The prediction has a mean pLDDT of 79. This is a predicted structure of a 101-nucleotide RNA (TPP riboswitch aptamer (THI element)) from a marine eukaryotic metagenome. It matches the Rfam family "TPP riboswitch aptamer (THI element)". Its family is annotated with thiamine pyrophosphate binding in the Gene Ontology. The RNAcentral record of the sequence draws on MGnify.
């Protein structure tokens, strides 16, 4: 670095309508913000597989600490700290390079 296989993860803030919206439409950040099938419910949501997207121990994907500091925003883990703190999901098989004998 490619491939097969198997595994981990998230899904926020905001306007509008409305009836409190992943079941409706827009704006923000972002790889992704809920694409699809089916069950059950119709006050407006929640489960099941699948699918995009990240991540897989050389793990900063994610989860905690957190209702956490601090700086901007219209708002928001928006960006910075916190922090290599603490927890976190691996095996095959090949290619190429390096170094050593």
């Nucleotide at each position: 670095u490619u491939c097969c296989c198997a595994g981990g993860g998230g899904a926020g803030c905001u306007c509008c309508u409305g009836a409190u919206a992943c079941u409706g439409g827009g704006g923000c950040u972002g790889a992704g913000a809920g694409g699809g099938u089916a069950g059950c419910a119709g006050a407006a949501g929640c489960u099941a597989c699948c699918g995009a997207c990240c991540c897989u121990u050389g793990g900063a994907a994610c989860c905690u600490g957190a209702u956490c500091u601090g700086g901007g925003u219209a708002a928001u883990g928006c960006c910075a700290g916190c922090g290599a703190a603490g927890g976190g999901a691996g095996g095959g098989a090949g290619a190429u390079a390096a170094a050593a004998a």